[in-house]
Context: one part of a larger RNA
RNA sequence: AACGAACGCUGGCGGCGCGUCUUAAGCAUGCAAGUCGAGCGGCAAGGUGCAGCAAUGCAUCCUAGAGCGGCGGACUGGUGAGUAACGCGUGGGUGACCUACCUUGAGGAUGGGGAUAGCCGCUAGAAAUAGCGGGUAAUACCGGAUACGUCGGCAUUACAAUGGUAAAGCCGGGAAAGGGGCUUCGGCCUCGCCUUAAGAUGGGCCCGCGUUCCAUUAGCUAGUUGGGGGAGUAACGGUUCACCAAGGCGAUGAUGGGUAGCCGGCCUGAGAGGGCGAACGGCCACACUGGGACUGAGAUACGGCCCAGACUCCUACGGGAGGCAGCAGCUAAGAAUAUUCCGCAAUGGCCGGAAGGCUGACGGAGCGACGCCGCGUGGGUGAGGAAGGCCGAAAGGUUGUAAAGCUCUUUUGUUGCGGAAGAAUAAGCGUGGGAGGGAAUGCCUGCGCGAUGACGUGAAGCAAUGAAUAAGCCCCGGCUAAUUACGUGCCAGCAGCCGCGGUAACACGUAAGGGGCGAGCGUUGUUC
Numbered sequence: 001a002a003c004g005a006a007c008g009c010u011g012g013c014g015g016c017g018c019g020u021c022u023u024a025a026g027c028a029u030g031c032a033a034g035u036c037g038a039g040c041g042g043c044a045a046g047g048u049g050c051a052g053c054a055a056u057g058c059a060u061c062c063u064a065g066a067g068c069g070g071c072g073g074a075c076u077g078g079u080g081a082g083u084a085a086c087g088c089g090u091g092g093g094u095g096a097c098c099u100a101c102c103u104u105g106a107g108g109a110u111g112g113g114g115a116u117a118g119c120c121g122c123u124a125g126a127a128a129u130a131g132c133g134g135g136u137a138a139u140a141c142c143g144g145a146u147a148c149g150u151c152g153g154c155a156u157u158a159c160a161a162u163g164g165u166a167a168a169g170c171c172g173g174g175a176a177a178g179g180g181g182c183u184u185c186g187g188c189c190u191c192g193c194c195u196u197a198a199g200a201u202g203g204g205c206c207c208g209c210g211u212u213c214c215a216u217u218a219g220c221u222a223g224u225u226g227g228g229g230g231a232g233u234a235a236c237g238g239u240u241c242a243c244c245a246a247g248g249c250g251a252u253g254a255u256g257g258g259u260a261g262c263c264g265g266c267c268u269g270a271g272a273g274g275g276c277g278a279a280c281g282g283c284c285a286c287a288c289u290g291g292g293a294c295u296g297a298g299a300u301a302c303g304g305c306c307c308a309g310a311c312u313c314c315u316a317c318g319g320g321a322g323g324c325a326g327c328a329g330c331u332a333a334g335a336a337u338a339u340u341c342c343g344c345a346a347u348g349g350c351c352g353g354a355a356g357g358c359u360g361a362c363g364g365a366g367c368g369a370c371g372c373c374g375c376g377u378g379g380g381u382g383a384g385g386a387a388g389g390c391c392g393a394a395a396g397g398u399u400g401u402a403a404a405g406c407u408c409u410u411u412u413g414u415u416g417c418g419g420a421a422g423a424a425u426a427a428g429c430g431u432g433g434g435a436g437g438g439a440a441u442g443c444c445u446g447c448g449c450g451a452u453g454a455c456g457u458g459a460a461g462c463a464a465u466g467a468a469u470a471a472g473c474c475c476c477g478g479c480u481a482a483u484u485a486c487g488u489g490c491c492a493g494c495a496g497c498c499g500c501g502g503u504a505a506c507a508c509g510u511a512a513g514g515g516g517c518g519a520g521c522g523u524u525g526u527u528c
Base pairs, nucleotide, nucleotide: 001527002526003525005524006523007522008521009520012375013374014373015372016371017370018368019367020333025331026330027329029328030327031326034071035070036069039068040067046061047060048059049058050057051056078286079285080284087211088210089209090208091207092206093205094204097203098202102199103198104197105196106195107194108193110144112142113141119134120133121132122131123130124129150173151172152171153170154169156167157166158165159164178191179190180189181188182187212258213257214256219249220248221247224246225245226244227243229241230240231239261283262282263281264280265276266275267274268273288309289308290307291306292305311322312321313320314319339365341364342363343362347361348359349358350357351356378408379407380406381405388399389398390397391396413465414464415463416462417461422455428449429448430447431446432445433444434443472517473516474515475514476513477498478497479496483512484511485510486509487508493500494499
């Protein structure tokens, strides 16, 4: 000097930050990932009408919930256990690769089929849930046709040089889906669908260099090291498999053990260096513990699935359910760390044509002097140097312009008025222009009007009121700024070091005075 601090005493306000460093211990409760009816079938309740004495039935309108299907749940958010590693940092390679949505270009979208959930009926079960029969739809699923590109094989040429690009040839393989709007009923527009080329974005893999301690760890290794071949992958590769060879690493520290997420950065320091890796940003790893794959463009998937294990819970004892290292909150641990708050108004994300829905991301509020910064606790005047306290040689000195008194102000406080900005526009309405062969809807584009505020009893500003609501903590032997008196008597105690205390203690305790800092001040811990 610094701190994600803690403890003691004290404590007025505001702004901006930060807040389980310990047990990757266990968790009650609520919320944290949904959305689309403009993909599909269908519809409870409810409304209306009709019939009926009524129960009710039929028709129609309107949707909720559920289901199939699509996209998203691989992002966001949390944590630091593991990891000494191509994990991270930095610089490269990929002629060895992938990339949904988005952008740009080219081409296409033909003709069929069979199911299945929902539903109806039934069955088993305490439940979770499961089964049987019937029947139904699609942008769900499966064949057929077509194929400019494309993919595989064969052979050729040019550039080039690991499996690259371009050109032409033969054989073989592989596509598709519809919805909405307008219409002069011809079609057009729009959101999608299929193939392909490129871009953008995001990733996979590989390499050079760097990356902690111990040699009281010296040898380590059998898919081990290499080969041609099979398999596997988006892709290279002992990645894997059989066979063959016997290699490979190591004092330039292998192997083993300890410790640790890495970085941008942060702290300190004149710098070199040393220490650290909270918050914010990038990368990695993990999601009760261990293992595994499925789906998918992408996961070996925190709030998905399966298996095993520990633990907790329900049970009709047959069997089931769960995973806060998301936001709050609880228990435990600990010196120690917050609200079971408000809102989607803004920014961003997902879905949707849109309206909109969801969003504990985020925006805000609450608690904590935990930190930094700012402000205040009054200003002026005021000597009879008041009273009181303390000291005293009893003259006086000091507290001390300090107080009182007089006067002024109102930051702050309280009360009231006030109400900027955070809101950009969306739908829609009006209007101008443009592209196209272009009627309408539509598309591109400009202008005007046009809803929406959690914070918020908010901020600024204005007024009223009244010095009113607001000072402590540590120290005074030397280091080290600041001294006297009394009490105590090696006791009680102090102490960072030196050291004080055994009868005049500037060092203990108290008082007066003084010094330092100040809404803080000291102590402890840690780093330089």

Description:
Small-subunit ribosomal RNA, 5' domain from an uncultured bacterium, 528 nucleotides, folded computationally. It matches the Rfam family "Bacterial small subunit ribosomal RNA". Gene Ontology terms of the family: ribosome and structural constituent of ribosome. Model confidence (mean pLDDT): 83 of 100.